[in-house]
The RNA shown here (Bacterial large signal recognition particle RNA) has 264 nucleotides and comes from a Bacillota bacterium. Lineage of the source: Bacteria > Bacillati > Bacillota.
RNA sequence: CCGUGCUAGACGGGGAGGUAGCGGUGCCCUGUACCUGCAAUCCGCUAGAGCAGGGUGGAAUCCCUGUCCGAGGUGCCGUCUUGUGGGGUCCGGCCGCGAUAAGCGGUGAGGAAGAUUGGGUCCUGCGCAACGUACAUUCAUGAACCCCGUCAGGCCCGGGAGGGAGCAGCGGUAAGUGGAUCCCUGCGUGUGCCGUAGGGAAGCCUGGUUGGAGCUGGCUGUCGUGGUAUCGCCCGGAAGGCUGUAUCGACGACAGGUGCACGG
Numbered sequence: 001c002c003g004u005g006c007u008a009g010a011c012g013g014g015g016a017g018g019u020a021g022c023g024g025u026g027c028c029c030u031g032u033a034c035c036u037g038c039a040a041u042c043c044g045c046u047a048g049a050g051c052a053g054g055g056u057g058g059a060a061u062c063c064c065u066g067u068c069c070g071a072g073g074u075g076c077c078g079u080c081u082u083g084u085g086g087g088g089u090c091c092g093g094c095c096g097c098g099a100u101a102a103g104c105g106g107u108g109a110g111g112a113a114g115a116u117u118g119g120g121u122c123c124u125g126c127g128c129a130a131c132g133u134a135c136a137u138u139c140a141u142g143a144a145c146c147c148c149g150u151c152a153g154g155c156c157c158g159g160g161a162g163g164g165a166g167c168a169g170c171g172g173u174a175a176g177u178g179g180a181u182c183c184c185u186g187c188g189u190g191u192g193c194c195g196u197a198g199g200g201a202a203g204c205c206u207g208g209u210u211g212g213a214g215c216u217g218g219c220u221g222u223c224g225u226g227g228u229a230u231c232g233c234c235c236g237g238a239a240g241g242c243u244g245u246a247u248c249g250a251c252g253a254c255a256g257g258u259g260c261a262c263g264g
Stems, first nucleotide, its partner, number of pairs: 001264006010056002012030004020046005034054005063257006072248005078242005084236004091232002093228008102220003105216003114210008122199006128192002130189005136181006147172004155164003
C1' cells in the first nucleotide's frame, strides 16, 4: 500500500409543555430519516437515565469534537392597541349650588341704590250685615180610662120626692208634634272688596319726599363646594402588535479527530 472479517459509534435532531430529573408517546420547528410492541388522571427508566425484540450498514459524505451561520421556540423589560375588573378628586369631562362682577345682556336722568314718611297686607276690641239655632208670637193637630165641661142610653142610693157617679158622642185643653212670621230676645260662626278705634317686629306690594348713579345676576369668565363614573386619569390582571435583551437551538458550512484482527 492492497484485500478480507469485525468492533465503538450510527440508522434523525431540536423547542415548549409535562417531570424530582431523563427519555418517549401527543403539539410545534427542521426536512426524509430501519422494523415491531408499549404509553397523558400516561409509559419506561435513574446520571452509562425510554424499555423489550429483530434488522441494515460500519471506520468515514455517514461516527466524534470545535467554530460559524441560524429556521424556529421560550422568558423578561419597555411601549402601543383592544377588551376586562376596580378606584375616586389629582386634573379634565358632565350635572347642581354658592360667591364675584372683568366681558355680554336686562334695567336706570321718563331718576338706580340708600334714607324717610303714609297706605295695604297682619293682629285686637266694638259695631253693622249675612247665615244658623233656640225662644217668642200665631195657626193647625193633640188623651180608650188614670184631664175639663156637657153627658143620650144604661147603672147606683131612696117608699117617694129626689140625689149621685159616669162610658160613648160632642165641645175644649196640657205636654208634645207640624207649619208660618221675622216684629222682639238670647246664643253661635271656616261668613263680609263693610264701618270704626287701637297696635304693628320683620318681609312684601304701593304712593309721596329726599338722593343723584347705579342696580340686577340670565350667559361667558374666575374662585369655592357637592355629586357622577359614559370618557380622560390611576391601579390590577388578559390577548395581540412592535422594539430591546436573555436563553435553547434544527438544517447547513468549515476545521480537526477516531480503531481491532488476519492475509498478500

Its Rfam family is "Bacterial large signal recognition particle RNA". Rfam links the family to the GO terms signal recognition particle, plasma membrane targeting and SRP-dependent cotranslational protein targeting to membrane, signal sequence recognition. From the family's description: The signal recognition particle (SRP) is a universally conserved ribonucleoprotein involved in the co-translational targeting of proteins to membranes. Rfam classes the family as a non-coding RNA gene. The sequence was found by an Rfam model in a public genome assembly.